[in-house]
Model confidence (mean pLDDT): 82 of 100. This is a predicted structure of a 1500-nucleotide RNA (small-subunit ribosomal RNA) from a Bacilli bacterium. The RNAcentral record of the sequence draws on SILVA. Rfam family: Bacterial small subunit ribosomal RNA.
RNA sequence: AGAGUUUGAUCCUGGCUCAGGAUGAACGCUGGCGGCGUGCUUAAUACAUGCAAGUGAAACGGGUGUAGCAAUACACAAGUCGCGAACGGGUGAGUAAUACAUAAGCAACCUGCCUUUUAGUGGGGGAUACCCAAGGGAAACUUUGGCUAAUACCGCAUAAACAAUUGGAGGCAUCUCCAAUGAAUAAAAGUUGCGUUUGCAACGCUGAAAGAUGGGCUUAUGGCGCAUUAGCUAGUAGGUGAGGUAACGGCCCACCUAGGUUAUGAUGCGUAGCCGGUCUGAGAGGACGAACGGCCACAUUGGGACUGAGACACGGCCCAAACUCCUACGGGAGGCAGCAGUAAGGAAUUUUCGGCAAUGGGGGAAACCCUGACCGAGCAACGCCGCGUGAGGGAUGAAGGUCUUCGGAUUGUAAACUUCUGUUAUAAGGGAAGAACGUUGAGAUUAGGAAAUGAAUUUCAAGUGACGGUACCUUAUUAGAAAGCCACGGCUAACUACGUGCCAGCAGCCGCGGUAAUACGUAGGUGGCGAGCGUUAUCCGGAAUUAUUGGGCGUAAAGAGGGAGCAGGCGGUUAUUCAAGUUUGGGGUUAAAUCCAGUCGCUUAACGACUGUUAGCCUUGAAUACUGUUUAGCUAGAGUGCGGAAGAGGUUAGUGGAACUCCAUGUGUAGCGGUGAAAUGCGUAGAUAUAUGGAAGAACAUCAGUGGCGAAGGCGACUAACUGGUCCGUAACUGACGCUCAGUCCCGAAAGCGUGGGGAGCAAAUAGGAUUAGAUACCCUAGUAGUCCACGCCGUAAACCAUGAGAACUAAGUGUAGGUGAAAAUCUGUGCUGAAGUUAACACAUUAAGUUCUCCGCCUGAGAAGUACGUUCGCAAGAAUGAAACUUAAAGGAAUUGACGGGGCCCCGCACAAGCGGUGGAGCAUGUGGUUUAAUUCGACGCAACGCGAAGAACCUUACCAGGUCUUGACAUCCGAUGCAAGACUCUAGAGAUAGAGGGAUAGUUAUGGUCGAGACAGGUGGUGCAUGGUUGUCGUCAGCUCGUGUCGUGAGAUGUCUGGUUAAGUCCAACAACGAGCGCAACCCUCGUCCUUAGUUACCAUCAUUAAGUUGGGGACUCUAGGGAGACUGCCGAUGUAAAUCGGAGGAAGGUGGGGAUGACGUCAAAUCAUCAUGCCCUUUAUGACCUGGGCUACACACGUGCUACAAUGGGUGAUACAAAGAGAUGCAACCUCGCGAGAGUAAGCAAACCUCAAAAAGUCAUCCUCAGUUCGGAUUGAAGUCUGCAACUCGACCACAUGAAGUCGGAAUCGCUAGUAAUCGCGAAUCAGCUACGUCGCGGUGAAUACGUUCCCGGGGCUUGUACACACCGCCCGUCAAACCAUGAGAGUUGGCAAUACCCAAAAACGUAGAGGUAACCGCAAGGAGCCAUGCGUCUAAGGUAGGGCUAAUGAUUGGGGUUAAGUCGUAACAAGGUAUCCCUACGGGAACGUGGGGAUG
Repeated sequence: AGAGUUUGAUCCUGGCUCAGGAUGAACGCUGGCGGCGUGCUUAAUACAUGCAAGUGAAACGGGUGUAGCAAUACACAAGUCGCGAACGGGUGAGUAAUACAUAAGCAACCUGCCUUUUAGUGGGGGAUACCCAAGGGAAACUUUGGCUAAUACCGCAUAAACAAUUGGAGGCAUCUCCAAUGAAUAAAAGUUGCGUUUGCAACGCUGAAAGAUGGGCUUAUGGCGCAUUAGCUAGUAGGUGAGGUAACGGCCCACCUAGGUUAUGAUGCGUAGCCGGUCUGAGAGGACGAACGGCCACAUUGGGACUGAGACACGGCCCAAACUCCUACGGGAGGCAGCAGUAAGGAAUUUUCGGCAAUGGGGGAAACCCUGACCGAGCAACGCCGCGUGAGGGAUGAAGGUCUUCGGAUUGUAAACUUCUGUUAUAAGGGAAGAACGUUGAGAUUAGGAAAUGAAUUUCAAGUGACGGUACCUUAUUAGAAAGCCACGGCUAACUACGUGCCAGCAGCCGCGGUAAUACGUAGGUGGCGAGCGUUAUCCGGAAUUAUUGGGCGUAAAGAGGGAGCAGGCGGUUAUUCAAGUUUGGGGUUAAAUCCAGUCGCUUAACGACUGUUAGCCUUGAAUACUGUUUAGCUAGAGUGCGGAAGAGGUUAGUGGAACUCCAUGUGUAGCGGUGAAAUGCGUAGAUAUAUGGAAGAACAUCAGUGGCGAAGGCGACUAACUGGUCCGUAACUGACGCUCAGUCCCGAAAGCGUGGGGAGCAAAUAGGAUUAGAUACCCUAGUAGUCCACGCCGUAAACCAUGAGAACUAAGUGUAGGUGAAAAUCUGUGCUGAAGUUAACACAUUAAGUUCUCCGCCUGAGAAGUACGUUCGCAAGAAUGAAACUUAAAGGAAUUGACGGGGCCCCGCACAAGCGGUGGAGCAUGUGGUUUAAUUCGACGCAACGCGAAGAACCUUACCAGGUCUUGACAUCCGAUGCAAGACUCUAGAGAUAGAGGGAUAGUUAUGGUCGAGACAGGUGGUGCAUGGUUGUCGUCAGCUCGUGUCGUGAGAUGUCUGGUUAAGUCCAACAACGAGCGCAACCCUCGUCCUUAGUUACCAUCAUUAAGUUGGGGACUCUAGGGAGACUGCCGAUGUAAAUCGGAGGAAGGUGGGGAUGACGUCAAAUCAUCAUGCCCUUUAUGACCUGGGCUACACACGUGCUACAAUGGGUGAUACAAAGAGAUGCAACCUCGCGAGAGUAAGCAAACCUCAAAAAGUCAUCCUCAGUUCGGAUUGAAGUCUGCAACUCGACCACAUGAAGUCGGAAUCGCUAGUAAUCGCGAAUCAGCUACGUCGCGGUGAAUACGUUCCCGGGGCUUGUACACACCGCCCGUCAAACCAUGAGAGUUGGCAAUACCCAAAAACGUAGAGGUAACCGCAAGGAGCCAUGCGUCUAAGGUAGGGCUAAUGAUUGGGGUUAAGUCGUAACAAGGUAUCCCUACGGGAACGUGGGGAUG
């Protein structure tokens, strides 16, 4: 410090997720030791048991026990009294301020014990507990009578302070200090020690003055959420006077006034102890408030006071309530949020331990006692820190495991083995520090005293340890007792095998798993951390993802529809004043701990000790540039005046012409109207058309313009009246008067609403007609609200420049509107192009989206949703404000490349058109589907499957079926044994495979071969073409597809390859930020066409000879054959053009690629093929392998494709007769001859071929018959007779002759091929092959046309451009209703709780007031009695309780509303392309649904 994730890819916006750190944690697996810490976060739930606050005999009386004769001493417990129990310890329920933190104040206060100073401590009195006696009660406890003490209680004496008054001084108004006057108010003659003649000392007690400590009260500032909480408040705010308090105060009361508080957030609701600090972070911040420390609050719940220096009191009291326990039913007792512990709750949190040795606390003169504070130990890996589980050597790279290409690799120096060490552990021995005090004993010094005790300081000695025989040290012994957890697709370090097969499962995000999973499970290996490792939860970080530091708002979320303007914020220029902000110095405080830095101590570290450093706040000086304050000015901002100017600016009244419609009349006749085409509609009752006149309403053509005006909405005939603003010029006036603006107020298109008018045209709704599968639409005919006016509402729009207002600054050019100027020019508006700059890009650019300032508004993933609830407004429609649960990993912007478009432009192609001939109808052949079947084997399925694999299924083929057989196998390799054969051949059984029998000779040797046996294995046309290789089809022989360097762009990418020409062509040329290159194109190759040359046999024959015949001699001319060359290149001429090139011409056999072929770029279709072959994996192994016989692939209601033959006279039959090319031939082609009507048979010459054979070419030509018919067309079908091949023609071959003679008379919708030696037509050959289904396929030649104006349209392709919500790419994407399941949520007659108040009723305890007839020791009084006090009554006030109506809130509720989610449901097709009616916004109406239509608006 970043990374993953939206896309085909890119940049951006934006969310989600991860890597880090942390924790009082929990869970899973595992676990050796030690140190230091930490340990109920939940039920402030309930608690058994024990302990946690006592102490003092030197305050008091008495009792019991022990010792003693006794005096007395020691011990123990109850009581009176004193001090303590208000500390210490726990918890965080409540509390949003009676709290806390920080800083101040008290001239408005208190303070036990402690310290200092000072003055005292005199003299009396009456009781009472304990105890004794008598009672009550189950108990708790209690009543009456009697005795007694005090440092218990009460008067009296003595004094100062305090209150009051006067005088003086000071301050801050009340006041403070000093002096004087005057009234009231204290105490324990105590206890102990010493000494005794008065006493001294210690501990006490009382008053006063100070201090210290601890508290009380007041003020300011600071720190949570919600405004869908906006008003709250009657003791409320203040005053006067009483009361009360330690003290101020409405703290309380009486009276008076009517205030107080709040948008700088009152009140209400919710949540919460606050802080030092802790965690995180670079910091600013954010989150938290365990342990430790400070403060507060609480002690079962609620209320109350008492005592006291201090409490409204955790281990005190009273009352009420709930709960628990005891009970003799009458009544009592209790409060672990102290330490342990129990139950419950919960994911979850310890021992009913030791000790007061230390530290601290209480009491005491002290010894000492008490102390679950504390110190320690125990439990827990809960955390942090440290240590260990060994170290060195050790290759044969052992064994085993895993993987493997079978070679090996890896685990791995790892182990074994060997040499060491002994930390920890074990055993034995030694063994601390923590201990200082206090006390006692013995001294010393100091002050005081007559002295002695005593006090203070000090020396020595004695004595005190829970932890603990612990830490630590020494010795001895053994590698012995001590390693796991998670991960390994990317992020993220680390990979293989097997199993599984969208299953089981994983997952933090992206995502893995559907038979080759580095992602699941296991194993091996590897990586990380390590006594731990992972997971879960939570917080901060990363997140600049709430942005002060440090973000944004044209299109991503986001500028309010527009303005006026109060509060608020900000504010020109010169001087002056003050010093609030600001800057700076000093002082106070900022507790300790913590953090940080340094030093030091535990062996180190954690841990600890010491030293140092502070933000902030307060206070006090100084400075005055800036901001602010005061005062006085200025004119550049702003405004006023004066002189001009333009304008659909607004309101009101009036006027005008054109058009539409209607009415009346005339002319006139059959249609009009409307549409893609129609129909509804109007019209012979006279329409439409035309002419004249009239009526009514609405809107104002041309001018008209990215022209004008206005703040926006908006404004358009003309005239008048009233009226707002703007601009220019001038520089007379004012003198900062300004900018912005939450709330507030005003304006605000269209639609809509109310009342009353008006109503020509248009036109939601509605009706009808069309279209359509439907058509609640688009189109047409009608048509109502409405549109118009007046008044009043509504308050919204894509109210848009999707761009808030104001100010300043920052290049230009150009158009236009208004003004000024003689002009140059300049000011104000409104546009365009562009610099710098900005921007994610698009784009913006003096009219900023640039550079800055001020103020306001708004945004923070998508959906749910602008919805629900609440509130405000509205007559309503609805508007404004405005969530959450839940779902989800994206949603989105701009640009890029493609693909697509019922977008555009250009170009090409037998693509259309122009032609010729077909298919589709018939019969037959053939293939396919379907059906059938035991099987009808399998594959191929739009073009690009269907006369395709198959260049040939009777058996074989053959893969299918039935039956019969074999199991190391029909075929390959290896091993062992046997044995000299096996086999051919013959016979028997059988359908055959097979089984049995017979079986000569020779060679050959351990080699081939045979047989048998065992296992490795063979075999598979079994599966997967979506695991593959190879091969092939297709777009397409279309002209495209790319690269290097450079340049442009943030980038994907672009450029090049575009543009203008040209071409068959990305062919070439010109131009150009491109310059070059590659794969394609073209050419090179084959063939045909011309010529030359070489060579002439089997080919050829002009001349010579010869023959029936190129038959033979001969020839080498010609044809031909087959080698080599030539030739054509837009080379030449003309025209056009920059050029490329095109057009025309010449010559030429051939002319613009001369014809044909081979040749198929990058890629597309998971295209085809596992059945050509090869091959991974899976499956099978007495079968899915192998053999055999027979059957099937040839079935047949039917449908489709491809063909053949025809339907005839351009023909058919018969006869005669002419001319090819290219092939094939030895298991072959077969001549001639003979026979047969023929297929063919017999015989047989020649030929391994320019030699012989197949072989006859056919259409054609000549002659003749047929004469338009189902025929002398056509030949299917059928009958019976034959030929050939072959073991074998039944299923199931071909051919021949005779006979039979079907459909068919040119073919609907639709559709195919072809542009020249082509179509059409005619025959010939070959492969496969015994034969053949061939009418197929592949070749060969013969005869030989028509047409192309042209590119509008159909199809396919190429290029450029445009739109896109598509990228699996339009066979795309995608919207809504309905149906189903699940989830959360709103409404809901209500129901059940909770909370805080209000009103009233009842009212405990307590306090206060009052009464006090009852009771009563201290004081007064001789006494009676009094004072005082108490019980008790009443009043005030009040907790709990009750009643009532409301408020807020939670849960629940038949039913109901919408929403969300969910591989394959229904209906349509609304959107994305011109999405097939452009889309969207507001509004109204309508409709199963998306949606449609009207009005106005936007361009996205």